RNA sequence: UAGGAUCUUCGGGACGAGGUGAUCCCGGCGGGGCGUCGGGAGAGUCCUCACCGGCGGUGGAAGCCCGCGAACCCCGAUUUGUUCGGGGCCGAUGCGGUAGCCCCAGGCGGGGUACCCGCAGCCGACCGUAUAGUCGGGAUGGGAGAGGAUCCGG
Numbered sequence: 001u002a003g004g005a006u007c008u009u010c011g012g013g014a015c016g017a018g019g020u021g022a023u024c025c026c027g028g029c030g031g032g033g034c035g036u037c038g039g040g041a042g043a044g045u046c047c048u049c050a051c052c053g054g055c056g057g058u059g060g061a062a063g064c065c066c067g068c069g070a071a072c073c074c075c076g077a078u079u080u081g082u083u084c085g086g087g088g089c090c091g092a093u094g095c096g097g098u099a100g101c102c103c104c105a106g107g108c109g110g111g112g113u114a115c116c117c118g119c120a121g122c123c124g125a126c127c128g129u130a131u132a133g134u135c136g137g138g139a140u141g142g143g144a145g146a147g148g149a150u151c152c153g154g
Base pairs, nucleotide, nucleotide: 001153003152004151005150006149007148008147009146010145016049017048018047019046023041024040025039026038027037028036029035030034050134051133052124053123054068055067056066057065063122064121072088073087074086075085076084077083078081093120094119095118096117097116100113101112102111103110104109126137127136128135
C1' cells in the first nucleotide's frame, strides 16, 4: 500500500396511550348445545395517536435517487445437507428554501445542482394468531458488506 491467499471479529430497528369488541367465562329467562338480557375478561393485528429504518454508491449526511442483501418462486446438480450453482420476483417523494460543487462571464455578476433545512406525504417478505413494518416463529440461521491478523506481491 494496487492486488492475492489463509484465518478471524462484527454485521436490523420499532417508547407508549386511548377506543372498539371477534371470542371466552359467569348468572337470569325461554324446550334447547340456540337466542336474548345483565356482568366480567378480552387486539402492540381493527380504529385514533405514537414509534422504527440493513449494506455499498451518488462531487455533502438518503427507508422512498442508483444498486445490493434477506424473504418468496422456478430450474439444475447433489455426498440429501442449515448443501452447491443459475434464473425470476423485489415497496415507497413531492413542493419550497439554501448551496459545498460545477458551468458561463471574468469588473460587478449570472445559471445549474443536495442526501442539508422546512412543510406535507408514502412504503415495509413468509408462517401463526382477531386482519401484524412494531407480537411469536423459521432464525443461536442466512446475509449485502465493514474491520483486523499473518504471509505473498507491488
The RNA shown here (FMN riboswitch aptamer (RFN element)) has 154 nucleotides and comes from a Kiritimatiellia bacterium. Its Rfam family is "FMN riboswitch aptamer (RFN element)". Rfam's curators write: The RFN element is a highly conserved domain that is found frequently in the 5'-untranslated regions of prokaryotic mRNAs that encode for flavin mononucleotide (FMN) biosynthesis and transport proteins. The prediction has a mean pLDDT of 81. It was read from a public genome assembly, where an Rfam model found it.